[in-house]
RNA sequence: UAUUCAUCCAGAGCAGCCGAGGGACUGGCCCGACGACGCUGCGGCAACCUACGCAUGUAAGGUGCCAAUUCCAGCAGGAUUUUACCUGGCAGAUGAAGU
Numbered sequence: 001u002a003u004u005c006a007u008c009c010a011g012a013g014c015a016g017c018c019g020a021g022g023g024a025c026u027g028g029c030c031c032g033a034c035g036a037c038g039c040u041g042c043g044g045c046a047a048c049c050u051a052c053g054c055a056u057g058u059a060a061g062g063u064g065c066c067a068a069u070u071c072c073a074g075c076a077g078g079a080u081u082u083u084a085c086c087u088g089g090c091a092g093a094u095g096a097a098g099u
Stems, first nucleotide, its partner, number of pairs: 003097006013042005021031003025074004043066003048062002050059003070091001075088004
């Protein structure tokens, strides 16, 4: 890194440092000098793996996560005068396998 499987409308933030972009891509719409994003510390959420129990569960450990449904849409179909809307898919993220 190819590939496979599962999940993605729930949940959970403060402080310090830095200083201009960030929210994967494109469009939209948002966040951001009242300091975003990122890094560090502490805290928390959750229950994929794991451990215990082995039925529901509990949470010490390995990951992950802590603005907005994966922020919304993108492709196809349905519905509708149009929009709003519904279903599936693509893409992406995370985990567990795996060459």